[in-house]
Context: one part of a larger RNA
RNA sequence: UGACGGGGGCCCGCACAAGCGGUGGAUCAUGUGGUUUAAUUCGAUGAUACGCGAAGAACCUUACCUGGGCUUGAACUGUACCUGACAGGUGUAGAGAUACACCCUCCUUCGGGCAGGUAUAGAGGUGCUGCAUGGUUGUCGUCAGCUCGUGUCGUGAGAUGUUGGGUUAAGUCCCGCAACGAGCGCAACCCUUACUCCUUGUUGCUAGCAGGUUAUGCUGAGCACUCUAGGGGGACUGCCGGUUAUAAACCGGAGGAAGGUGAGGAUGACGUCAAAUCAGCACGGCCUUUAUGUCCAGGGCUACACACGUGAUACAAUGGUCGGUACAAAGAGUUGCGAGACCGCGAGGUGGAGCUAAUCUCAAAAAACCGGCCUCAGUUCGGAUUGCAGUCUGCAACUCGACUGCAUGAAGGUGGAAUCGCUAGUAAUCGCAGAUCAGCACGCUGCGGUGAAUACGUUCCCGGGCCUUGUACA
Numbered sequence: 001u002g003a004c005g006g007g008g009g010c011c012c013g014c015a016c017a018a019g020c021g022g023u024g025g026a027u028c029a030u031g032u033g034g035u036u037u038a039a040u041u042c043g044a045u046g047a048u049a050c051g052c053g054a055a056g057a058a059c060c061u062u063a064c065c066u067g068g069g070c071u072u073g074a075a076c077u078g079u080a081c082c083u084g085a086c087a088g089g090u091g092u093a094g095a096g097a098u099a100c101a102c103c104c105u106c107c108u109u110c111g112g113g114c115a116g117g118u119a120u121a122g123a124g125g126u127g128c129u130g131c132a133u134g135g136u137u138g139u140c141g142u143c144a145g146c147u148c149g150u151g152u153c154g155u156g157a158g159a160u161g162u163u164g165g166g167u168u169a170a171g172u173c174c175c176g177c178a179a180c181g182a183g184c185g186c187a188a189c190c191c192u193u194a195c196u197c198c199u200u201g202u203u204g205c206u207a208g209c210a211g212g213u214u215a216u217g218c219u220g221a222g223c224a225c226u227c228u229a230g231g232g233g234g235a236c237u238g239c240c241g242g243u244u245a246u247a248a249a250c251c252g253g254a255g256g257a258a259g260g261u262g263a264g265g266a267u268g269a270c271g272u273c274a275a276a277u278c279a280g281c282a283c284g285g286c287c288u289u290u291a292u293g294u295c296c297a298g299g300g301c302u303a304c305a306c307a308c309g310u311g312a313u314a315c316a317a318u319g320g321u322c323g324g325u326a327c328a329a330a331g332a333g334u335u336g337c338g339a340g341a342c343c344g345c346g347a348g349g350u351g352g353a354g355c356u357a358a359u360c361u362c363a364a365a366a367a368a369c370c371g372g373c374c375u376c377a378g379u380u381c382g383g384a385u386u387g388c389a390g391u392c393u394g395c396a397a398c399u400c401g402a403c404u405g406c407a408u409g410a411a412g413g414u415g416g417a418a419u420c421g422c423u424a425g426u427a428a429u430c431g432c433a434g435a436u437c438a439g440c441a442c443g444c445u446g447c448g449g450u451g452a453a454u455a456c457g458u459u460c461c462c463g464g465g466c467c468u469u470g471u472a473c474a
Stems, first nucleotide, its partner, number of pairs: 001474002003471003007468007015458002019422005026313008034304002042053002064299007076122009088103006106113002124288002127286003133282002135277003138273001140271001145184006151160003164175003190265004195233005201227001204223003209220003236259001239253005315415001319374006331362003336355002341350003381412001386407007428450007
């Protein structure tokens, strides 16, 4: 100087408390461990692994296994020599890779180009080492800290500044002080959202006028309004009162759409964990070279006495079911979205209007509301499992897809010890969209609808910041 203490003081955080809803019990989905297996590819492992890499394993992917092939090789470059094709189509054998046969078959400025073959030098490796590395990422933590120059003090390591008194979300600001300044962080600058003005006026909108319809901005017309998307304004403790030290600041009030960081996002200091990743990529070293490379078929990654994590659905009446009737936002679409119509109980099919989209389509929002039935039961709750029949995608749904109809109708009556999230348009609840994607979503990422309860307080648990103290620790 740090680190540590079941030392002290001050302070903060959904850390506790106060509340609301979960997990832990059931079934299923998914990941992991374990076990099994020819293989169940590899990585991630307290917090900071476990719906994680994977924004989508039937083949492919694919790295694993079994079997069948190749050895200058599946892809790429150079040199030398040879050939004029290679590719493509058809047929035969084969599980296919591949082999064979036939058809078709180059350009040229004559140097060559292009392609194939042979030889050779390279190649190739998802093989090892993340404890050789770059880059990227997690975490402490959006915590308020981490340092430097000069000066001063100390033999020195170092100290001071950065401590102290107040204050703040903040090393934020004020005052004081052997310090005076500065840098990286904080804040602000950026984006979205909440109010308003100007501009804009189609594909958006429709107040007044006119036409028309069963009806609808449908049409003429208009740009008032809503909205679109550009530019301004607006919030700064600016104003008033009080408290404080006459400071910084805090408390209350006015005005205001918004008030003291308005709300949310992006933004992550010096560093810590030899944290994670050699399988995203790059790269040192090592290993391999008729194989640890590469091509193909099939299988596996989907196994299943079990254990754990994360979720979905429930156990019902604040509910279930049937009928009717409203109200979104944000997105996506030409190898695409696909309307009206018709067929089918339905998944879906036929067909193809319109749309490269403020124009058309996906598209029905759902919970909510209004009526009917159910009356507390393993039920008109719950939907697992299983049987049969189908639909769609795709060469192909056996291993191993999703969905539909009929039938079947399991566990489950609110869950032990324990444990998680959340402070406001939040939790809870309800649906919608997107990426990936031929197909496949209970996951993920967004979007809006309805919309709470509670916070006395900081004694205690956990984590963190500052000062101080002890130490046989570094």